[in-house]
This is a predicted structure of a 1524-nucleotide RNA (small-subunit ribosomal RNA) from an uncultured bacterium.
The RNAcentral record of the sequence draws on ENA and SILVA.
Rfam family: Bacterial small subunit ribosomal RNA.
Its mean pLDDT, the model's own confidence on a scale to 100, is 83.
RNA sequence: AGAGUUUGAUCAUGGCUCAGGACGAACGCUGGCGGCGUGCUUAACACAUGCAAGUCGAACGGAGUUAACAAGAGGAAGUUUUCGGAUGGAAUCUUGUUAACUUAGUGGCGGACGGGUGAGUAACGCGUGAGUAAUCUGCCUUACAGAGGGGGAUAACACAGGGAAACCUGUGCUAAUACCGCAUAACAUAUGAUUGUGGCAUCACGGACAUAUCAAAGGAGCAAUCCGCUGUAAGAUGAGCUCGCGUCCGAUUAGAUAGUUGGUGAGGUAACGGCUCACCAAGUCGACGAUCGGUAGCCGGACUGAGAGGUUGAUCGGCCACAUUGGGACUGAGACACGGCCCAGACUCCUACGGGAGGCAGCAGUGAGGAAUAUUGCACAAUGGGGGAAACCCUGAUGCAGCAACGCCGCGUGAAGGAAGAAGGUCUUCGGAUUGUAAACUUUUGUCUUAGGGGACGAAUAAAUGACGGUACCCUAGGAGGAAGCCACGGCUAACUACGUGCCAGCAGCCGCGGUAAUACGUAGGUGGCGAGCGUUGUCCGGAAUUACUGGGUGUAAAGGGUGCGUAGGCGGGAUUGCAAGUCAGAUGUGAAAUACCGAGGCUUAACUUCGGGGCUGCAUUUGAAACUACAGUUCUUGAGUGAUGGAGAGGUAAGCGGAAUUUCCAGUGUAGCGGUGAAAUGCGUAGAUAUUGGAAGGAACACCAGUGGCGAAGGCGGCUUACUGGACAUUAACUGACGCUGAAGCACGAAAGCGUGGGGAGCAAACAGGAUUAGAUACCCUGGUAGUCCACGCCGUAAACGAUGGAUACUAGGUGUGGGAGGUAUCGACCCCUUCCGUGCCGCAGUUAACACAAUAAGUAUCCCACCUGGGGAGUACGGCCGCAAGGUUGAAACUCAAAGGAAUUGACGGGGGCCCGCACAAGCAGUGGAGUAUGUGGUUUAAUUCGAAGCAACGCGAAGAACCUUACCAGGGCUUGACAUCCAACUAACGAAGCAGAGAUGCAUUAGGUGCCCUUCGGGGAAAGUUGAGACAGGUGGUGCAUGGUUGUCGUCAGCUCGUGUCGUGAGAUGUUGGGUUAAGUCCCGCAACGAGCGCAACCCCUAUUAUUAGUUGCUACGCAAGAGCACUCUAAUGAGACUGCCGCUGACAAAGCGGAGGAAGGUGGGGACGACGUCAAAUCAUCAUGCCCUUUAUGUCCUGGGCAACACACGUACUACAAUGGCGGUCAACAGAGGGAAGCAAAUCCGCGAGGAGGAGCAAACCCCUAAAAGCCGUCUCAGUUCAGAUUGCAGGCUGAAACUCGCCUGUAUGAAGUUGGAAUUGCUAGUACUCGCGAAUCAGCAUGUCGCGGUGAAUACGUUCCCGGGCCUUGUACACACCGCCCGUCACACCAUGAGAGUUGGGAACACCCGAAGCCUGUGGGCUAACCGCAAGGAAGCAGCAGUCGAAGGUGGGCUCAAUGAUUGGGGUGAAGUCGUAACAAGGUAGCCGUAUCGGAAGGUGCGGCUGGAUCACCUCCUU
Repeated sequence: AGAGUUUGAUCAUGGCUCAGGACGAACGCUGGCGGCGUGCUUAACACAUGCAAGUCGAACGGAGUUAACAAGAGGAAGUUUUCGGAUGGAAUCUUGUUAACUUAGUGGCGGACGGGUGAGUAACGCGUGAGUAAUCUGCCUUACAGAGGGGGAUAACACAGGGAAACCUGUGCUAAUACCGCAUAACAUAUGAUUGUGGCAUCACGGACAUAUCAAAGGAGCAAUCCGCUGUAAGAUGAGCUCGCGUCCGAUUAGAUAGUUGGUGAGGUAACGGCUCACCAAGUCGACGAUCGGUAGCCGGACUGAGAGGUUGAUCGGCCACAUUGGGACUGAGACACGGCCCAGACUCCUACGGGAGGCAGCAGUGAGGAAUAUUGCACAAUGGGGGAAACCCUGAUGCAGCAACGCCGCGUGAAGGAAGAAGGUCUUCGGAUUGUAAACUUUUGUCUUAGGGGACGAAUAAAUGACGGUACCCUAGGAGGAAGCCACGGCUAACUACGUGCCAGCAGCCGCGGUAAUACGUAGGUGGCGAGCGUUGUCCGGAAUUACUGGGUGUAAAGGGUGCGUAGGCGGGAUUGCAAGUCAGAUGUGAAAUACCGAGGCUUAACUUCGGGGCUGCAUUUGAAACUACAGUUCUUGAGUGAUGGAGAGGUAAGCGGAAUUUCCAGUGUAGCGGUGAAAUGCGUAGAUAUUGGAAGGAACACCAGUGGCGAAGGCGGCUUACUGGACAUUAACUGACGCUGAAGCACGAAAGCGUGGGGAGCAAACAGGAUUAGAUACCCUGGUAGUCCACGCCGUAAACGAUGGAUACUAGGUGUGGGAGGUAUCGACCCCUUCCGUGCCGCAGUUAACACAAUAAGUAUCCCACCUGGGGAGUACGGCCGCAAGGUUGAAACUCAAAGGAAUUGACGGGGGCCCGCACAAGCAGUGGAGUAUGUGGUUUAAUUCGAAGCAACGCGAAGAACCUUACCAGGGCUUGACAUCCAACUAACGAAGCAGAGAUGCAUUAGGUGCCCUUCGGGGAAAGUUGAGACAGGUGGUGCAUGGUUGUCGUCAGCUCGUGUCGUGAGAUGUUGGGUUAAGUCCCGCAACGAGCGCAACCCCUAUUAUUAGUUGCUACGCAAGAGCACUCUAAUGAGACUGCCGCUGACAAAGCGGAGGAAGGUGGGGACGACGUCAAAUCAUCAUGCCCUUUAUGUCCUGGGCAACACACGUACUACAAUGGCGGUCAACAGAGGGAAGCAAAUCCGCGAGGAGGAGCAAACCCCUAAAAGCCGUCUCAGUUCAGAUUGCAGGCUGAAACUCGCCUGUAUGAAGUUGGAAUUGCUAGUACUCGCGAAUCAGCAUGUCGCGGUGAAUACGUUCCCGGGCCUUGUACACACCGCCCGUCACACCAUGAGAGUUGGGAACACCCGAAGCCUGUGGGCUAACCGCAAGGAAGCAGCAGUCGAAGGUGGGCUCAAUGAUUGGGGUGAAGUCGUAACAAGGUAGCCGUAUCGGAAGGUGCGGCUGGAUCACCUCCUU
């Protein structure tokens, strides 16, 4: 950094797709280790269990434990004993004191931090920067001052009572750093008056004064002292509030708002404030987007990107909000409080049914949801937090560990050597190649791993203290041992073969692969890529300049509003002064940390992390500058406007007038038609039309002039006159002095059609009717004809409303027309010429453009403003809004679907486009075909089989140059299975094998007859060849595919074309050459020309033929009557030459090429024929000539045999033959006259026999010798127009020939029979001269069989004016939506299937408000009565408080009518997509009626018609203009 995809190809437009990066990811396959991170994105769904906020006994009274001491009770073991006792004093108990410890309660501090989540919120919520003269702040720090003296209670506790429980009640006792008075009192607060300073309006700060008011608590210690307490001030920290700026989408949400906006007063708050209330006023917000709806926590940052941007807001950090849902307050420095309280709702749990309890969006964990996300772990060792004087306690914050390839980073799975290039695999042209130094093998190493040993930092210390952890790390040992997959391989995109499959199975990101040779499916081998991962899916950015600020466009690709006026807004002429808002520069503050960047450092490295630096593009304050912009002045005239003077004009409105024409009516003349068309008919007319003459009526439109002429903003405007009126232009330079340009909204105008009301109505004419056309004809054509067209008034508001080109200003070569004006020159002056302004055309340079084209009237170069575009379809549709009487207009989507749709130009092809030219193409002629019979081929039908192929021309007397068997491929039946044929191996044998029997034959039996080859030999044998048998490799196939092929062939077409090199032009495909003017049979030749040359074709060279020369001559010929002989002049034969070249002459032509005529010549303009077939087209024909890939078959699809079939027969078509007769038939005459061929399994003569076919016969001949071989039309006679003396089919009988064999199924002869047919409808074929017609002859194939085919000669015409038309072809040009190319493309209805969507009686659910009802908790207010310790009072009582009650507010709930969103709904509307459906043929060519736009109307459908408009219409002609 680009690439693929629209086309036959090209350029540009334009969408779709890909390659990159990222992720809290998921899924598939796979999985060795470590480090560092990360881990419910879904149900703010519900939660079992445990833990997550406590602490202080140095605030307090108790209670309890332990120890000691003291006192009392008690009396054990032991000792002693006179056995009575004495002594001894333990355990234990009680009381008190002391010490240590525990802690339920009162009290203090903390539970407002830390931790979680992102539901709500579009907001001062967040970010950033300010303000607070409108505020509060516990603990902490500093400073000053102080702490005197009293009082009354209450938990705990005890007793009693209630309850299942939770818990509650009563009575009684008691303490405090708990509570309450009093005193003291200021730098505090309030009020009053006074003064100074400052400010920002209210005011703030300070000094001195007066009055009033308000504090306190103690604890530890022997003590010192320490910790607390009270008041005030200050600081720090934290918080509240206010403001500027910024902060998503929708206008199919345009108006919103009643405490709403402001004021006065009051209340309330820490504090300002409609925060609340009373009264007063009517404001306030909004196109710079209010309100409403949707979505969303915001940011530092993260991802991406060159950047600008776009997307995002996990982890970490800041702020906010929330804690089951909703409401509420209490306490407190701080909350309206996640692990506090009250109430209401839902849910769950307990219950003895009376009542209670609960809130994981804390850490684990469970269920559910989901594609998906972890352990009910360890520890307070570190860091931090709460409490405490401290020890210490608490801490699911935190530090760690566990799980997960979820991510990033690092390492490994060995390294070196090693060719017999092993084996195996795969491919193969069978040679080999590849896997591949890869393996084996040799040597070696030890990261990770395994085992053993040692063993940290983190700990801050004088010492103690480690969850992690016996972890990291180090050492030793063992052994290559335990460790590689995933995806891809048609192009994009690195990487190719085989097999399987056969539009199937499947693949696919886009283009697209797959229908029998798939590098695209599946598998294998190989290869490429990445690698403990690899792919896929999803999302975001990029590429995408595809929303374009950087950085796009609008003539034709999507896109200029139909036009003007004009509001807001945007932009704006010259000079000068000021200011400093924008702008620029400096300074200051801030822009948290982390991240990112740079430089260093620490973990072995890296990821990770630490430190430093710069940066954070911003905001604010301040100081300056003054060019530019803005603002405020002054001034100017060139922009703009006014005035004056002129002329031009279909500019507009109204009124009046005019003539021509059409039609109708009246009258006259006049008679049979008129009218209309491609041709007709409907229609009109003897009741007198049309025509013609005169008169009248009425409506509409204004010929000529008339012109790419004029006017107008556009639509548009055309007889003449008058009235009123708008604008432009020129000249002038008197006046104003920037007054300007553009223009969202808005207003006005706006063709035609259409609508309403009232007129009018001649012509024309949707609809409609009739007639034609047609397969049909709801059309085109014709005859009629109503709305409408016209007028007035009012609507509509759209057009291809177009220059498909918005407006304004300035600049940038020219040339030439035309309209209006002015000036100059010319003595006045018309004309001409020159200069200039305004309009309107054409050509053209630079420049622009994808090209076409535009080009001073820009699509050029610039500035300003507006409008509009962002793939095609769905669709200018639906819904909603606005407008309209309606028709409808305007605004204007989505789902879904496609990979294109579209522009310009190029080459072809095509056109019921044009021009030029050619051809037996037509025309002019001759003869036919199509009708008959027969032959033959084909189709169809039939059949056991009627084998197969050929299919318009270019299949059909074709393959087949010859089917009775064979052929033969088909059918029936009978046989064989290494085979009828080939090669290889083994064994054996010479091979072979008649007659005979069975059988339809193949074949089998029988082998007894016969027979015994060649070479070598050491004579045993061996070899070659052949045969038999056997086994398998294989043979075989006229089986399939001509759409896998080679070869061969047909056709366009013997048409004149098809190309290349270099150069030039074009961005390119391509063009030029090859076009043009002539000419030719010809791209043949000449001339011209950005072309110059060349190749394949044409022509010529080759063969035959026409003339002749030379040479040679037998089998030929003969100047010989025959033969022989002779000869080679002639005929002839066959070899070499000559000859013809527009060479000569004349004319035409351009002085050329060439043409026309002539001479000479056997032949004259290619002399006549043949062979010869360019690049290519038709997937043309042939796998059945042959060859051949692949597939199929292998006791059969092979092979052998017999018989049958290819020959069938209602019929249809092609090609021929024979005829229909007198140009003939028949008979006769014969020695009239050919050419070219063939002949040995052959041709066969003479002669004889037979009516004949033929037979007998066999001379001659391997042929210029002999034979086939007779040529026939010709000539003479007869017949006399008939189904005949025409014609010969068909059939009977008798024969002949070939052949084993003529039944199916041959040919010929004789005789008899004697069918159709009397010249052929529509249509159609061949032929231009030795040709057609006509006549016979020969040959190939072949035993036999031709009307076919291929050749040969004989006789021998007619016609061609000409190129209008039909067909085919060539060249040029034009249009095209075609390019498998008109046998193309393509439109709409209908039918079927599927999909999404609109409407729809309704139904269901959600949301936000509103009105009313009810009114919990609670704050506030009020309160007669009730109750009450502190204070006052002697008392009564008071003050104060509590409960209760009432009231305002008030959540949930209820009712109601609307709004809105979604789902669903019988039915219904159109849309899209589908296979080869149906009907037509609308469009693309002049698409066969040019098309299209708007509108109205009609019709199965495309569509038709009317009116107006456009060219984005072909062709021809004319006019005008331009160029040369």